[in-house]
RNA sequence: GCGGCCGGAUGGCCGCGCGCCGGCGGGGCAACCCGGCGGCGUGAGGAAAGUCCGAGCUCCACAGCGCAGGGUAGCGGGUAACUCCCGUCCGCCGAGAGGCGAGGACCAGCGCCACAGUGACGAUGCCGUCCCGGGCGCGUCCCGGAGCGGAGUGAAACGCGGCAAGCUCUACCCGGAGCAAGGCCAAAUAGGAGGGCGCUGCCCGGUUCGCCGGGCGACAGGCGCGCUGCCCAGCCCUCGGGUCGGCCGCAUGAGCCGUCGGGCGACCGGCGGCCAGAGAUGGAUGGCCAUCGCCGCGCCAGCCGCAAGGCGAGGCGGCACAGAACUCGGCUUACAGGCCGC
Numbered sequence: 001g002c003g004g005c006c007g008g009a010u011g012g013c014c015g016c017g018c019g020c021c022g023g024c025g026g027g028g029c030a031a032c033c034c035g036g037c038g039g040c041g042u043g044a045g046g047a048a049a050g051u052c053c054g055a056g057c058u059c060c061a062c063a064g065c066g067c068a069g070g071g072u073a074g075c076g077g078g079u080a081a082c083u084c085c086c087g088u089c090c091g092c093c094g095a096g097a098g099g100c101g102a103g104g105a106c107c108a109g110c111g112c113c114a115c116a117g118u119g120a121c122g123a124u125g126c127c128g129u130c131c132c133g134g135g136c137g138c139g140u141c142c143c144g145g146a147g148c149g150g151a152g153u154g155a156a157a158c159g160c161g162g163c164a165a166g167c168u169c170u171a172c173c174c175g176g177a178g179c180a181a182g183g184c185c186a187a188a189u190a191g192g193a194g195g196g197c198g199c200u201g202c203c204c205g206g207u208u209c210g211c212c213g214g215g216c217g218a219c220a221g222g223c224g225c226g227c228u229g230c231c232c233a234g235c236c237c238u239c240g241g242g243u244c245g246g247c248c249g250c251a252u253g254a255g256c257c258g259u260c261g262g263g264c265g266a267c268c269g270g271c272g273g274c275c276a277g278a279g280a281u282g283g284a285u286g287g288c289c290a291u292c293g294c295c296g297c298g299c300c301a302g303c304c305g306c307a308a309g310g311c312g313a314g315g316c317g318g319c320a321c322a323g324a325a326c327u328c329g330g331c332u333u334a335c336a337g338g339c340c341g342c
Base pairs, nucleotide, nucleotide: 001342002341003340004339005338006337008292009291010290011289012288013287014286016043017042018041019040020039021038022037024035025034026033027032045321049332050331052330053329054328055327056326057178058177059176060175069174070173071172072171073170074088075087076086077085078084089103090101091100092099093098104169105168109167110166111163112162113161121159126150127149128148129146130145131144133143134142135141136139182248183247184246185245192239193238194237195236196235197234201216202215203214204213205212206211221231222230255274256273257272258271259270260269261268262267293319294318295317296316297315302311303310304309
């Protein structure tokens, strides 16, 4: 440096959640639920965390294609899938074991390139060279032109420069919402559908002669029954949907253990065995004691040492990070102390 593992142990007492069995009591129309008692069983993690990726599952939507939007990016493999994992190439870092890498494309377009520097893609300030023309004192100076050479600056200086964890382009992938998903059972009241029973007597008005409207008196009915009073057209049964409520989803799963085989490896396959190993809904998984273990500390008996100091029975204090909530695969982050391998 890398990889793997553990993350206090044992016993006793008290307490809590859940499951099964026995028996008792209670609530509810029902569906179902609750409380004692007795017995048996069982009860957090390597990260249960962050909720960052990817899935299962469920419902919604769905002809096909494209646009928009999001994501991925050497090459090959693993996987249900992934932005994860394995192998490998290249680049960088390291003395090394090893580690890190958003590692396609700037010959499509746009944008950006600190400081310094004439100039950062628009070029030409300095020295020199070359060319043309002009002024003249005829070989020098000045003006103009050519970036042709050099110095200098800079990470990079004109080269079809560099940068895409800048827009963008290319290739490939991606429907949405989430267990408060969703499913089943199922009151009262109101409303819906179907069926059955009832709608009488008298008076008035209308009439398409089927009945309709109004008034009076009342039958059935209106409280389980009787009486009295009152009301006056509905009443009963069945079915179906939603609501209150209840249950499921919810612990058998891309499962665990052993063994054999394949593969460098991630991983895959065969055979055998197991289900035992949490499942709440204000949310259980805890507390105390004893012994042992580990760590720290100063005091002290003692021991070693010339000394600095070291060891040290006993004593005192402490034992991290954290904590399930539909379930998995990853990643990331937190973590006292300890063990093993290379």
Record summary: Predicted 3D model of a 342-nucleotide RNA (Bacterial RNase P class A) from a soil metagenome. Rfam family: Bacterial RNase P class A. By type it is a ribozyme. About the family: Ribonuclease P (RNase P) is a ubiquitous endoribonuclease, found in archaea, bacteria and eukarya as well as chloroplasts and mitochondria.